[in-house]
RNA sequence: GGGCCCGUAGCUCAAUGGAAGAGCAACACCCUUUUAAGGUGAUGGUUGAGCGUUCGAAUCGCUCCGGGCUCA
Numbered sequence: 001g002g003g004c005c006c007g008u009a010g011c012u013c014a015a016u017g018g019a020a021g022a023g024c025a026a027c028a029c030c031c032u033u034u035u036a037a038g039g040u041g042a043u044g045g046u047u048g049a050g051c052g053u054u055c056g057a058a059u060c061g062c063u064c065c066g067g068g069c070u071c072a
Base pairs, nucleotide, nucleotide: 001071002070003069004068005067006066007065010024011023012022013021018055027041028040029039030038048064049063050062051061052060
């Protein structure tokens, strides 16, 4: 330098065009003599950045940024 893949909550991942959810972690409460385990609740996101397409974009297109694999 070429090709391919990935980037979404603190972490691991869903959602393939109708506007984002789960598990774990952290927080509050319940339970327990206490801890762990268990239960309930609330919180947590400019979906890597920008531009475009569309009535509507995490999703489609282009350019960049970062990471991985591979070829040279």
Molecule: transfer RNA
Organism: Candidatus Woesebacteria bacterium RIFCSPHIGHO2_01_FULL_39_32